Transfer RNA from a Verrucomicrobiota bacterium, 72 nucleotides, folded computationally. Its Rfam family is "tRNA". Taxonomically the source falls in Verrucomicrobiota (Bacteria, Pseudomonadati).
RNA sequence: GGAAAGGUAGCUCAGAGGUAGAGCAGUUGGCUUUUAACCAAUUGGUCCCGGGUUCGAGCCCCGGCCUUUCCA
Numbered sequence: 001g002g003a004a005a006g007g008u009a010g011c012u013c014a015g016a017g018g019u020a021g022a023g024c025a026g027u028u029g030g031c032u033u034u035u036a037a038c039c040a041a042u043u044g045g046u047c048c049c050g051g052g053u054u055c056g057a058g059c060c061c062c063g064g065c066c067u068u069u070c071c072a
Base pairs, nucleotide, nucleotide: 001071002070003069004068005067006066007065010024011023012022013021018055026042027041028040029039030038048064049063050062051061052060
């Protein structure tokens, strides 16, 4: 330099163009002699950035940035 894949909650990741989710973690409560475990509830998001298409974009298109892999 070229190509491909990826960027969504604190972490790991889902997500048929139509209200953004799960597990873990956190908080509160229950249970327990206590911790852990378990049970219940609950908090947590500029969906990498900018533009375009659309009635409507995390999703489609263009450009940029970053990460990983491959080629040179």